[in-house]
C1' cells in the first nucleotide's frame, strides 16, 4: 500500500447496530463477621472510552483524518 478485527477504571470483559446516568468481574482502600487469616456481607476511591476535528440540544456511539496493537492478501 490493499482487506480485516480491536484500542472503554490497576486486569479482563460488555455497551456502538436502535445517541439520552460509565456496567459486570477481578484487583485496590474502609468498615463488618471471626481468636485470627481466608471465605462472607456493606461502603468507598478509580474511565472526560486510542488523538484531533466534524453533526446534535445531547456523541463511547453516527461521520472524517490520523497514531498504536493484532491478523489475511500481496
Nucleotide at each position: 500500500c490493499g482487506c480485516g478485527g480491536g484500542g472503554u477504571g490497576g486486569a479482563g470483559a460488555a455497551g456502538u447496530c436502535u445517541g439520552g446516568c460509565a456496567u459486570c468481574u477481578c484487583g485496590c482502600u474502609u468498615g463488618g463477621c471471626u481468636c485470627a487469616u481466608a471465605a462472607c456481607c456493606a461502603a468507598g476511591a478509580g474511565a472526560u472510552c486510542g488523538u484531533g476535528g466534524g453533526u446534535u440540544c445531547a456523541a463511547a456511539u453516527c461521520c472524517c483524518a490520523c497514531c498504536c496493537c493484532c491478523g489475511c492478501a500481496a
Molecule: transfer RNA
Organism: Candidatus Uhrbacteria bacterium